[in-house]
Model confidence (mean pLDDT): 76 of 100. This is a predicted structure of a 76-nucleotide RNA (Glycine riboswitch aptamer). Its Rfam family is "Glycine riboswitch aptamer". From the family's description: This family represents the bacterial glycine riboswitch.
């Protein structure tokens, strides 16, 4: 001194599902429902599948993408 592969951070982007009922107003219970945190199944994996948790008004979180940044150093 180039910065690959990863792994953080920050900003954009960001879908699905009942603002049903009931009721002591907990963000509780019951039925119904999503599937894009994790997690479980499959030869192996999976954005498939299950729905344990989690979510079905804002809100908040979410895989994924995309930049930017730190970390570490393949390669030349």
């Nucleotide at each position: 001194a180039u910065g690959a592969c990863c792994g953080g951070u920050u900003c954009g982007a960001g879908a699905g599902a009942g603002a049903c009922c009931u009721u002591u107003u907990a963000c509780a219970g019951g039925c119904g429902c999503c599937g894009a945190a994790g997690g479980g199944g499959c030869a192996a994996a999976a954005a498939c599948u299950c729905u344990c948790a989690g979510g079905c008004a804002a809100a908040a979180g979410u895989a994924u993408c995309g930049a930017a940044u730190c970390g570490u150093g393949a390669c030349g």